[in-house]
RNA sequence: AAUCACCUUCGGGGUAUGGAGCAUUUCCAAAUCGGUGGUAUAGCCCACGAGCCGCAAGGCAUGAUCUUGUGUAAUUCAAGAGCCGACCGUACAGUCGGGAUGAAAGAAGGAAAAA
Numbered sequence: 001a002a003u004c005a006c007c008u009u010c011g012g013g014g015u016a017u018g019g020a021g022c023a024u025u026u027c028c029a030a031a032u033c034g035g036u037g038g039u040a041u042a043g044c045c046c047a048c049g050a051g052c053c054g055c056a057a058g059g060c061a062u063g064a065u066c067u068u069g070u071g072u073a074a075u076u077c078a079a080g081a082g083c084c085g086a087c088c089g090u091a092c093a094g095u096c097g098g099g100a101u102g103a104a105a106g107a108a109g110g111a112a113a114a115a
Base pairs, nucleotide, nucleotide: 006110007109008108009107010106015030017029018028019027031095032094033085034084035048036047037046038045043083044082051060052059053058065081066080067079068078069077087098088097089096
């Protein structure tokens, strides 16, 4: 100096308004939100987490982007136009209620010993 193991804390946002309707934050119009790591700064490039099965290792499931410009480098920046969103409940839900005062990708910090 590096590695392994230990402890603690943190660790997801969002229906204004109008229309129709017996009834919808669920439909229509419109509004609005964007977890973690990587990489030129990313919801939509690559990978991971949240769900289900399993004692575990692990397995299954898992949505979406293009154009132009700048630049050594950007599907990440600027400009423009688009698109996507688990399960259960309920008038059909990314945004309401619930599992969840949960779990987790991970982030930060702490302490001690050995090779």